Predicted 3D model of a 73-nucleotide RNA (transfer RNA) from a Coriobacteriia bacterium. Its Rfam family is "tRNA". Gene Ontology term of the family: triplet codon-amino acid adaptor activity. Model confidence (mean pLDDT): 82 of 100. It was read from a public genome assembly.
[in-house]
RNA sequence: GGGCCCGUAGCGCAACGGUCAGCGCAGAGGACUCAUAAUCCUUUGGUUGUAGGUUCGAAUCCUACCGGGCCCA
Numbered sequence: 001g002g003g004c005c006c007g008u009a010g011c012g013c014a015a016c017g018g019u020c021a022g023c024g025c026a027g028a029g030g031a032c033u034c035a036u037a038a039u040c041c042u043u044u045g046g047u048u049g050u051a052g053g054u055u056c057g058a059a060u061c062c063u064a065c066c067g068g069g070c071c072c073a
Stems, first nucleotide, its partner, number of pairs: 001072007010025004018056001027043005049065005
């Protein structure tokens, strides 16, 4: 230098172009217990990497950047 893949909550990941972007863990509160752990219930938390474009409508499609990984030279 070229090609491919990935980027979504603190972490690991889902999500036909369409109703409010969800699940688990973690965090907070509560139940249970003499108490702790475990278990159960409730709940907080998101500029979907950034900027544009297409579209009535974009996490999703297109382009360029940024970051990470792999391969080739």